[in-house]
Context: one part of a larger RNA
RNA sequence: UGACGGGGACCCGCACAAGCGGUGGAGCAUGUGGUUUAAUUCGAUGCAAAGCGAAGAACCUUACCAGGCCUUGACAUGCCGGAAGUACCGAACCGAAAGGGGAGGGACCCGUAAAGUCGGGAGCCGGCACAGGUGGUGCAUGGCUGUCGUCAGCUCGUGCCGUGAGGUGUUGGGUUAAGUCCCGCAACGAGCGCAACCCUCGCCUCUAGUUGCCACCGGUUCGGCCGGGCACUCUAGAGGGACUGCCGGCGAUGAGCCGGAGGAAGGUGGGGAUGACGUCAAGUCAUCAUGCCCCUGAUGGCCUGGGCGACACACAUGCUACAAUGGCCGGGACAAUGGGCUGCGAACCCGCGAGGGGGAGCCAAUCCCAAAAACCCGGUCUCAGUUCGGAUCGCAGGCUGCAACUCGCCUGCGUGAAGCCGGAAUCGCUAGUAACCGCCGGUCAGCCACACGGCGGUGAAUACGUUCCCGGGUCUUGUACA
Repeated sequence: UGACGGGGACCCGCACAAGCGGUGGAGCAUGUGGUUUAAUUCGAUGCAAAGCGAAGAACCUUACCAGGCCUUGACAUGCCGGAAGUACCGAACCGAAAGGGGAGGGACCCGUAAAGUCGGGAGCCGGCACAGGUGGUGCAUGGCUGUCGUCAGCUCGUGCCGUGAGGUGUUGGGUUAAGUCCCGCAACGAGCGCAACCCUCGCCUCUAGUUGCCACCGGUUCGGCCGGGCACUCUAGAGGGACUGCCGGCGAUGAGCCGGAGGAAGGUGGGGAUGACGUCAAGUCAUCAUGCCCCUGAUGGCCUGGGCGACACACAUGCUACAAUGGCCGGGACAAUGGGCUGCGAACCCGCGAGGGGGAGCCAAUCCCAAAAACCCGGUCUCAGUUCGGAUCGCAGGCUGCAACUCGCCUGCGUGAAGCCGGAAUCGCUAGUAACCGCCGGUCAGCCACACGGCGGUGAAUACGUUCCCGGGUCUUGUACA
């Protein structure tokens, strides 16, 4: 000087408390450990690994295993030599394919030349140098990332103090979300952080109208459908608006705090992007790059099939439930974000349905995906393992795809398991949040998505307080630790 303390003081954070909903029990999905296996490829491992790398494992992917094949190699550059109906296409035949095999067909460019040939090139064959490696080492590395932590901090120049390590500044009084600001002070300044500048939501104005509007007029087969109009809604560009600016009180006449007015909005308005010096020899050599080491008729390359999907178990994250503020049936209503051309696909017809036929319209504020669901109205069930719950299994079908046995999704009929609210323990959330409800997207032929990323709809409860648990900040104290 730090780190640590079941030392102290002060102060924060869904840290506890208050409250709401879960997990831990059940079934299933996914990941992991373990075990098994010819292989179950590899990595990630307290917080910060475990619905993680995977934003798509039937082949491919694929890195693993078995078997069959290839070697100058699937790919790059250079050198030497060679062949000529060469390059290229390629029938028989062997084969699961890859590969082997070659009947037969059969060129191009440049120069010379004058139609024949010669030389060179591309390409081919042989050879050499090399290629190739998801082989090892993230304690040899770059880059990128997680975490402490959006925490309030980490430093520098000069000066001053100290033999020195170092201190001071950065401590102190007050204040703040903040090393935020004020005051004081052997310090005076400055940098990286904080804040602001950026994006978005909330109010208003302007600009602009093939979306919107009977607001106004007319027509209407009643649909903004048509004429007409951009006023409103909206769309998307520019600007305004909030600064403790105003008033009162408190405070050192300070920073600031409390209350009030006006306002769509207050006192950082909500959300996002943004992550200081550093810590964990944290993570990644399998995204990529890269030093060194290693393989080179194989640790490289191709193919078929299998595996990554195994299952006595254990853990993690989720989904669906255990029902009556509920299940089922009929009818009715209201979104937003998005996506669409080897795409989205309407009406209509067929099918109980998945789906099939059909192709209008749309490259899209103009058409389609599309139905939003919870909700509202009416009916039914009457407390039962049930008209709850849907696992499991049987049969019959549909779709994608060369191909659904291992191993896809969906539909119909049948079957109906565990489960009656979950031990110790444990998680999330402070407002349009939690909880509940559906919708869209990326990846993608299809899909194991109940995941992930977004979108809107309905919409709470509670916070006395900081003693205690966890993490953190400042000052101080002890130390046999560094």
Predicted 3D model of a 482-nucleotide part of an RNA (small-subunit ribosomal RNA, 3' major domain) from an uncultured bacterium. The coordinates come from a structure-prediction model, not an experiment, and the mean pLDDT is 88.